This is a predicted structure of a 109-nucleotide RNA (Guanidine-I riboswitch aptamer) from Stygiobacter sp. It matches the Rfam family "Guanidine-I riboswitch aptamer". From the family's description: This family represents a conserved RNA structure found upstream of the ykkC and yxkD genes in Bacillus subtilis and related genes in other bacteria. The sequence was found by an Rfam model in a public genome assembly. Lineage of the source: Bacteria > Pseudomonadati > Ignavibacteriota > Ignavibacteriales > Stygiobacter. The model forms 92% of the base pairs in the Rfam consensus.
[in-house]
RNA sequence: ACAUAACGCGUCUAGGGUUCCGACCGCUCGCGGUGUCUGGUCCAAGAGAUGCACUCCCGCCCGCCAGCGAUGGUGGACGGAGCCACGGCGGGAUAAAAGCCCGGGAGAG
Numbered sequence: 001a002c003a004u005a006a007c008g009c010g011u012c013u014a015g016g017g018u019u020c021c022g023a024c025c026g027c028u029c030g031c032g033g034u035g036u037c038u039g040g041u042c043c044a045a046g047a048g049a050u051g052c053a054c055u056c057c058c059g060c061c062c063g064c065c066a067g068c069g070a071u072g073g074u075g076g077a078c079g080g081a082g083c084c085a086c087g088g089c090g091g092g093a094u095a096a097a098a099g100c101c102c103g104g105g106a107g108a109g
């Protein structure tokens, strides 16, 4: 010095905990405790999936503009491409935790 043009949103998954529901336990029976409860709700990946958006590109088609014309510019539809990617400690949010956010950060290479 090098990851990048950009990488946003939705639905999920691995994963995550405990507000609520359920489960289990206790008792004075409507409250308390347990996430060292498989679960439902919930949170959730840069390095997971998928869709949309976005960017770029060849060809063909369609529209508009300029031009006598050849052609050029521009917009759209169809199609294609968007690679690679080891990674803390600590801190932050929420009820709480996390592969969430800081963070494709520090560092490693």
Stems, first nucleotide, its partner, number of pairs: 002109001008052005015043002020040002022037001023034005054082004059078001061076006084104001086107001090102003